[in-house]
RNA sequence: CUCUUAUCAAGAGAGGUGGAGGGACUGGCCCGAUGAAACCCGGCAACCGCGAUUACGAUCGAAGGUGCCAAUUCCUGCAACACAUUAUGUGUUGAAAGAUGAGGG
Numbered sequence: 001c002u003c004u005u006a007u008c009a010a011g012a013g014a015g016g017u018g019g020a021g022g023g024a025c026u027g028g029c030c031c032g033a034u035g036a037a038a039c040c041c042g043g044c045a046a047c048c049g050c051g052a053u054u055a056c057g058a059u060c061g062a063a064g065g066u067g068c069c070a071a072u073u074c075c076u077g078c079a080a081c082a083c084a085u086u087a088u089g090u091g092u093u094g095a096a097a098g099a100u101g102a103g104g105g
C1' cells in the first nucleotide's frame, strides 16, 4: 500500500506541558485565546489476547496488544423510493468514502 471480514445512535477529566489551529476529503456547519494540534497523566470501551463461569449460545472481569475520549463516522457528496414543489427541497433505505479491530498478500 492492498484484499477479506466485523463494528461505527452508547461511553470517556473545569488535570499538567504547549502555544494556533482543529473536525479525513468536497460543499456546509461548527469547535478554538473562558485557550486548537501535539505530548504526559487520567478515563472509556472490550476487537485481539488472558482469567473465571457456562444452559457451549454466551456472560462476567480488565493487570497485556491496539483503539477511542465536542456534535450519529457533525451533516453532506452516489442510487432507489415516498412526499412537497416543480429551477428544487425534505424524509427513508442502500451504496460509496472514511475510521478502528482481527486475519491474509
Stems, first nucleotide, its partner, number of pairs: 001105008013041001015040003021031003025077001027075002042069003047065002050061004073097001078094007
A computed fold for a 105-nucleotide RNA from Natronincola ferrireducens, annotated as SAM riboswitch aptamer (S box leader).